This is a predicted structure of a 104-nucleotide RNA (SAM riboswitch aptamer (S box leader)) from uncultured Ruminiclostridium sp. Its Rfam family is "SAM riboswitch aptamer (S box leader)". Rfam describes the family as follows. The SAM riboswitch is found upstream of a number of genes which code for proteins involved in methionine or cysteine biosynthesis in Gram-positive bacteria. The RNAcentral record of the sequence draws on MGnify.
[in-house]
RNA sequence: CUUAUCAAGAGCAGCGGAGGAAACGGGUCCAGUGAGGCUGCGGCAACCGGCGGAAACGCAAACGGUGCCAAUUCCCGCACAAUGUUGUCAUUGUGGAAGAUGAG
Numbered sequence: 001c002u003u004a005u006c007a008a009g010a011g012c013a014g015c016g017g018a019g020g021a022a023a024c025g026g027g028u029c030c031a032g033u034g035a036g037g038c039u040g041c042g043g044c045a046a047c048c049g050g051c052g053g054a055a056a057c058g059c060a061a062a063c064g065g066u067g068c069c070a071a072u073u074c075c076c077g078c079a080c081a082a083u084g085u086u087g088u089c090a091u092u093g094u095g096g097a098a099g100a101u102g103a104g
Base pairs, nucleotide, nucleotide: 001104002103003102004101005100006099011041012040013039014038015037019030020029021028024077025076026075027074042069043068044067047065048064049063050059051058052057073098078095079094080093081092082091083090084089
């Protein structure tokens, strides 16, 4: 850089000691009944490796390479459409931007 997926799922302990939820802004949550982080063990899942198939897909998850284990990627911020009490507003839907993970 390209591409697929992102509304599901998954803990306990130790160390540690203050913030954390990607960036920026707004909101709202989580956090000394100890967050983020590190370590151990455990678990979830099914992207690649496996099997079937022309393919799309489907099956398996014992093993390997990753990944993940608060909240839809926590929500929104850009565009379009619809609806509503006409509001520079709100809600819903769709798409985009950005991000995360896998594969190349």